[in-house]
Context: one part of a larger RNA
RNA sequence: GAGUAACGACCAAGGGGGUGAAAAUCCCCCUCGCCGAAAGCCCAAGGUUUCCUGCGCAACGUUCAUCGGCGCAGGGUGAGUCGGUCCCUAAGGCGAGGCCGAGAGGCGUAGUCGAUGGGAAGCAGGUUAAUAUUCCUGCACCAGACCGAACUGCGAUGGGGGGACGGAGAAGGCUAGGCCAGCCGGCAGUUGGUGUCCGGUUUAAGCGUGUAGGCAGGGCCCUUAGGCAAAUCCGGGGGUUCAAUGUCGAGACGUGACGACGAGUUCCUACGGGGACGAAGUGGUUGAUGCCAUGCUUCCAGGAAAAGCCUCUAAGCUUCAGGUUCGGUGUGACCGUACCCCAAACCGACACAGGUGGGCAGGGUGAGAAUCCCAAGGCGCUU
Numbered sequence: 001g002a003g004u005a006a007c008g009a010c011c012a013a014g015g016g017g018g019u020g021a022a023a024a025u026c027c028c029c030c031u032c033g034c035c036g037a038a039a040g041c042c043c044a045a046g047g048u049u050u051c052c053u054g055c056g057c058a059a060c061g062u063u064c065a066u067c068g069g070c071g072c073a074g075g076g077u078g079a080g081u082c083g084g085u086c087c088c089u090a091a092g093g094c095g096a097g098g099c100c101g102a103g104a105g106g107c108g109u110a111g112u113c114g115a116u117g118g119g120a121a122g123c124a125g126g127u128u129a130a131u132a133u134u135c136c137u138g139c140a141c142c143a144g145a146c147c148g149a150a151c152u153g154c155g156a157u158g159g160g161g162g163g164a165c166g167g168a169g170a171a172g173g174c175u176a177g178g179c180c181a182g183c184c185g186g187c188a189g190u191u192g193g194u195g196u197c198c199g200g201u202u203u204a205a206g207c208g209u210g211u212a213g214g215c216a217g218g219g220c221c222c223u224u225a226g227g228c229a230a231a232u233c234c235g236g237g238g239g240u241u242c243a244a245u246g247u248c249g250a251g252a253c254g255u256g257a258c259g260a261c262g263a264g265u266u267c268c269u270a271c272g273g274g275g276a277c278g279a280a281g282u283g284g285u286u287g288a289u290g291c292c293a294u295g296c297u298u299c300c301a302g303g304a305a306a307a308g309c310c311u312c313u314a315a316g317c318u319u320c321a322g323g324u325u326c327g328g329u330g331u332g333a334c335c336g337u338a339c340c341c342c343a344a345a346c347c348g349a350c351a352c353a354g355g356u357g358g359g360c361a362g363g364g365u366g367a368g369a370a371u372c373c374c375a376a377g378g379c380g381c382u383u
Base pairs, nucleotide, nucleotide: 013031014030015029016028017027018026032380033379034378035377040360041359042358043357046340047339050338051075052074053073054072055071056070060068061067080141081140082336083335084334086119087118088117092113093112094111098107099106100105122139123138124137125136126135142332143331145329146328147327148326149325150324151323152322153317154316158312159311160310161309166299167298168297169296172292173291174290177286178285179284180283181282183200184199187195188194203259206255207254208253213248214247215246216245217242218241219240220239221238222237223236224235226234227233261281264277265276266275267274268273300303346355347354362374363373364372
């Protein structure tokens, strides 16, 4: 220079009360304003205690601070079913032998790793200051083990099936959700006519039924140079018979549920909260980008693999073992789980107008996820 620039989005504050040494800034209440395909909610990545409570204010916070993502202390993350671990494989990695190289090493078979993919099973309500599909209540489901019963050819690192997949488009059937009406309870005004507000939800998974609809003709017999051996399986050939049969499949309905929730009423309160009772809980309409659907139609650029699963036999075993179904008993380990997550907690040296993948998607206007205004919810961006 200079007590100057600046104090980080032009969404916005005002009043009352409280606490306190001290209050524009902390807490509570009222009014106002802003976002609302977000400035709300839930995950993944990343962070790693920042979460909750108590006590503090030196420093950190662009001012203040009684407040805080700050200091100190204590507390907090509960799983057979969520995710991982596990089984399986992709690109790719490693790689016994092997090949190559002067060597270091390079390549690569069998293998072995490797999810961003495939593979068993959980929903609703309640609860904490802080966790919950994990705790509690209610109702479920799966896997493998053992025991019992009935029936019975079982058996694989091998064969076959299946898993199993592209883009675009169209039509249909549904559901979530929305809206309207009815019904129930409450409120306002001196009265009357009347008007307005709140709630009406879960009914979930599971179990039963097997629908809209999609796909395939089905059963039996004979035969067989294929499936590196075998096969009753798959494939090829032939015959016969039946008019349907099988399979996949949302949703609805019933049950789950004489339960839970529920506006409100009422009692207690150290005003934070806690206890008891508990009405109605129906119908219509609209309607998805969600489900049926890995469906259907169509196109050329022709759109993973392997295991689990089903089936077939080989060696072998065939009073055993093993297999199928039903009933029962008991088992289900380990790791993650707090909190932030379009952000003051991640990546940007900062409490930085930048960047950051996925899911949810209410009302009015509208073709719309645009626009503007609102709901739930969250904020007024720390002078």